Predicted 3D model of a 478-nucleotide part of an RNA (small-subunit ribosomal RNA, 3' major domain) from an uncultured rumen bacterium. Its mean pLDDT, the model's own confidence on a scale to 100, is 81.
Context: one part of a larger RNA
RNA sequence: UGACGGGGGCCCGCACAAGCGGAGGAACAUGUGGUUUAAUUCGAUGAUACGCGAGGAACCUUACCCGGGCUCGAACGGCAUUUGACGCGAUACAGAGACGUAUUGCUUCCUUCGGGACAGAUGUCGAGGUGCUGCAUGGUUGUCGUCAGCUCGUGCCGUGAGGUGUCGGCUUAAGUGCCAUAACGAGCGCAACCCUAAACGACAGUUGCCAUCAGGCAAAGCUGGGGACUCUGACGGGACUGCCACCGCAAGGUGUGAGGAAGGGGGGGAUGACGUCAAAUCAGCACGGCCCUUACGUCCGGGGCGACACACGUGUUACAAUGGUCGGGACAGAAGGUAGCUACACAGCGAUGUGGUGCCAAUCCUGAAACCCGAUCUCAGUUCGGAUCGGAGUCUGCAACUCGACUCCGUGAAGUUGGAUUCGCUAGUAAUCGCGCAUCAGCCAUGGCGCGGUGAAUACGUUCCCGGGCCUUGUACA
Numbered sequence: 001u002g003a004c005g006g007g008g009g010c011c012c013g014c015a016c017a018a019g020c021g022g023a024g025g026a027a028c029a030u031g032u033g034g035u036u037u038a039a040u041u042c043g044a045u046g047a048u049a050c051g052c053g054a055g056g057a058a059c060c061u062u063a064c065c066c067g068g069g070c071u072c073g074a075a076c077g078g079c080a081u082u083u084g085a086c087g088c089g090a091u092a093c094a095g096a097g098a099c100g101u102a103u104u105g106c107u108u109c110c111u112u113c114g115g116g117a118c119a120g121a122u123g124u125c126g127a128g129g130u131g132c133u134g135c136a137u138g139g140u141u142g143u144c145g146u147c148a149g150c151u152c153g154u155g156c157c158g159u160g161a162g163g164u165g166u167c168g169g170c171u172u173a174a175g176u177g178c179c180a181u182a183a184c185g186a187g188c189g190c191a192a193c194c195c196u197a198a199a200c201g202a203c204a205g206u207u208g209c210c211a212u213c214a215g216g217c218a219a220a221g222c223u224g225g226g227g228a229c230u231c232u233g234a235c236g237g238g239a240c241u242g243c244c245a246c247c248g249c250a251a252g253g254u255g256u257g258a259g260g261a262a263g264g265g266g267g268g269g270a271u272g273a274c275g276u277c278a279a280a281u282c283a284g285c286a287c288g289g290c291c292c293u294u295a296c297g298u299c300c301g302g303g304g305c306g307a308c309a310c311a312c313g314u315g316u317u318a319c320a321a322u323g324g325u326c327g328g329g330a331c332a333g334a335a336g337g338u339a340g341c342u343a344c345a346c347a348g349c350g351a352u353g354u355g356g357u358g359c360c361a362a363u364c365c366u367g368a369a370a371c372c373c374g375a376u377c378u379c380a381g382u383u384c385g386g387a388u389c390g391g392a393g394u395c396u397g398c399a400a401c402u403c404g405a406c407u408c409c410g411u412g413a414a415g416u417u418g419g420a421u422u423c424g425c426u427a428g429u430a431a432u433c434g435c436g437c438a439u440c441a442g443c444c445a446u447g448g449c450g451c452g453g454u455g456a457a458u459a460c461g462u463u464c465c466c467g468g469g470c471c472u473u474g475u476a477c478a
Stems, first nucleotide, its partner, number of pairs: 001478002003475003007472007015462002019425005026317008034308002042053002064303007076126009087106007108117003128292002131290003137286002139281003142277001144275001149188006155164003168179003194269003200236002203233003209226002213224003240263001243257001244255004306444001319418001323377006336365002340359002344355004384415001389410007431454007
């Protein structure tokens, strides 16, 4: 100087407390461990692995296993030799296919005649490797932590390591400021500048809108027209403790004060200091070294990654009456669409099929559920719950056996609110309800990322648990 203390002081954080809803019990989905296997490819392992890499494992992917092929090789380049069919295409046969065999078709261009271009063959040098090392590395990332810290120049103090500044008082979300001060300044962080949804103004009106005028319909901005309004989208302005009262030297704090759409950081996002964990990644990519080279490379068929006594994590659905079922009538936002999204009609109980219309999109399409009204069920393992299994189908796709989703009929399991323990959340939040997108032929999506609808309770407080910051104290630790 640090680190540590079941030392002290001060202060924060859904850290505790106060609340609301869960997990831990059940079934299923998914990931992991273990076990099994020819293989169950590999990585990730307290917090910071475990719906993670994977934003799509039937083949492909695919790296794993079995079997069958190739060896300058699945792509490309240099050099040498050589050829103009040993090449390319089509067809047939055999084969699981890769591939093999046979038949057949097509065939170069320029030239100074030396050769060159093009294509191929052979040889050779480079190939190829998801093989090893993340403890050789780059790049990127997690975490402490969006915590308020981490440092430097000069000066001063100390023999020196170092200290001071950065301490003290007040204040702040903040090393944010003010005051004080052997320090005076500065840098990286904080804040602000950026994006977004909130209010307003002027501008611009098509595919959006319709107040006024006219026309028109069974109905409808449907038509002429209009820019008022909504909206769209580029610009501007707006919030600064600016004003008032009180407290304070100041910084600042308090106020069911004013005005205002918004008030004291207004709500979200992006943004992550010096560094820590030899943290993660050689399987995104790049790269040093080592290793393989008729194989640890590469092509193909099939299988596996989907196994199943069990253990754990994350979720979905429930156990019901604030509910289930049936019927009726309403209201979004944000996205996406030509190998696409589809109005409408017909067929089908339905998944869906057939026809057909519009849209390369403010034009066309998708368009709710919760909620409200009525009926029924009447507390049961039930009209709760839907696992599992049987049958019949639809769709995608060469192909749904291993191993897809969906529909219909039947079947109807566990489960009556979950031990110790444990998680999330402070407001348009939790809870609850549906909708969309990426990936994608299809889909194992209950996942991920977004969007809107309905919409709470509680916070006395900081004694305690956990994590962190500052000062101080002890130390046989570095």